RNA sequence: GCGAUCGGAACGGGAGAACCGGCUUAGCCGGUGCCGAAGGAGCAACCGCCCCGGAAACUCUCAGGCGACAGGGACCGUUCCGCAUCU
Numbered sequence: 001g002c003g004a005u006c007g008g009a010a011c012g013g014g015a016g017a018a019c020c021g022g023c024u025u026a027g028c029c030g031g032u033g034c035c036g037a038a039g040g041a042g043c044a045a046c047c048g049c050c051c052c053g054g055a056a057a058c059u060c061u062c063a064g065g066c067g068a069c070a071g072g073g074a075c076c077g078u079u080c081c082g083c084a085u086c087u
Base pairs, nucleotide, nucleotide: 003086004085005084006082007081008080009079010078011077012076013075018032019031020030021029022028023027033066034065035064039062040060041059042058046054047053048052
């Protein structure tokens, strides 16, 4: 220096799941039901330095979400920044 991984930023894409009632009606509250792709938790294939630890898009639904808009959104792509590692 190039490339890869990691962390961050910008842009683009981005699913799922309801209705009823009341009220002071862009919303709030209550009831029951539902969703999984923020986060969190659990088991585990597997991996490691094998005492122990790391571990999912699986599972649970505490949290969050469930009319449109908006917002959030794992993950994917492009570009940039960082030098945190490898080569």